[in-house]
RNA sequence: GCCCCCGUAGUUCAAUGGAUAGAAUAGCGCUCUCCUAAAGCGUAGAUCCGGGUUCGAUUCCCGGCGAGGGUA
Repeated sequence: GCCCCCGUAGUUCAAUGGAUAGAAUAGCGCUCUCCUAAAGCGUAGAUCCGGGUUCGAUUCCCGGCGAGGGUA
C1' cells in the first nucleotide's frame, strides 16, 4: 500500500430502518445498620467526525479518523 472486521454511558454489552437508544456494573443521593459491606429505592450519564439516501438512520451508502486482524 491493498483486503477484512470493529467504533454506542467511566467499563462490558444490546438495539440491524420506526417513535422516549436499553441493561449490567461503576458514580451520586436516600432507606436499612451502632458503623461498614450487602440489599432496596431514586438519579445523572452515550450513538467517533463530515456528507448522502429516506417520511424517518445507531442501523444503509461515500469520505475521513482511530483500534484490531490478514497479505508482500